[in-house]
RNA sequence: UUGAAUAAAAAGCCGAAUUUCUUAUUGAAAACGGGGGAACCAUUUAUUUAUGGGGUGAAUUUUGCUUAGGCAUUCCGUGUCAGGCAAAUAGGGUGAUCCACGCAUCCGAAUCCGUCAGCUAACUUCGUAGGCUUUACGUCAGGAACC
Numbered sequence: 001u002u003g004a005a006u007a008a009a010a011a012g013c014c015g016a017a018u019u020u021c022u023u024a025u026u027g028a029a030a031a032c033g034g035g036g037g038a039a040c041c042a043u044u045u046a047u048u049u050a051u052g053g054g055g056u057g058a059a060u061u062u063u064g065c066u067u068a069g070g071c072a073u074u075c076c077g078u079g080u081c082a083g084g085c086a087a088a089u090a091g092g093g094u095g096a097u098c099c100a101c102g103c104a105u106c107c108g109a110a111u112c113c114g115u116c117a118g119c120u121a122a123c124u125u126c127g128u129a130g131g132c133u134u135u136a137c138g139u140c141a142g143g144a145a146c147c
Stems, first nucleotide, its partner, number of pairs: 010134005018030004031128006041118001050115001052116001053113004061088007069081005091107005100139003
């Protein structure tokens, strides 16, 4: 000097998931979110362990291939269910003031309740996580003076 990794700080991203107070806690408040819960409306089918039902969330819905797999079947075979791998897709995010347009690039999961919940005022109840990034694309945009 260069590269990589780690740590701290700063700035930022997804998300409701932050701030303040405190006796510093098995705590409190604000703020932001979720659930339950009348009338009216909606549902006129639903309930029975069965095609059960429902919630949070953008995360739904399709094909195709595949397997030492399960089940059914008169053998081959075929069908179907689950898993895995691809390609799409409803929908959702990012590109550093805001908005618009363009362009680019990602996600399209997971999990909870436990037989039960439509909407829903009052009321009631719960959450405050977790995981990441590193100078961060473009558009003629704004102001002053004079006439």
A computed fold for a 147-nucleotide RNA from Paenibacillus sedimenti, annotated as c-di-AMP riboswitch aptamer (ydaO/yuaA leader). Lineage of the source: Bacteria > Bacillati > Bacilli > Paenibacillaceae > Paenibacillus. The sequence was found by an Rfam model in a public genome assembly.